[in-house]
RNA sequence: UCUCUCGCCUGGGGGUGGCCAUACGGCCUGAGAACAUACCCCUCGAACCUGAUCCGGAUAAUUCCGGCGGAGGAAAGUGCGAAUGGACCGUCA
Repeated sequence: UCUCUCGCCUGGGGGUGGCCAUACGGCCUGAGAACAUACCCCUCGAACCUGAUCCGGAUAAUUCCGGCGGAGGAAAGUGCGAAUGGACCGUCA
């Protein structure tokens, strides 16, 4: 000096379904099931989108689980801080 890890800052990306007669209420899954000062994710990218009105299973039902699938696409910065390790360079003995 760089890198790895964690935290922060600023900026950015994203989803919001099923059922209950009705619903500002309840139930299911989930980090999140809408209006948000939340939650998740930002290239070492499975947040999320496409394929998909897909395939198999389960369920009261579903975007619930698995497959498809590490398939295709997808949003960062010479920023600040902390500690350990690693790599490289230099100096001294």
Predicted 3D model of a 93-nucleotide RNA (TPP riboswitch aptamer (THI element)) from Nannocystis sp. RBIL2. The source organism's lineage runs through Bacteria, Pseudomonadati, Myxococcota, Polyangia and Nannocystis. The coordinates come from a structure-prediction model, not an experiment, and the mean pLDDT is 78.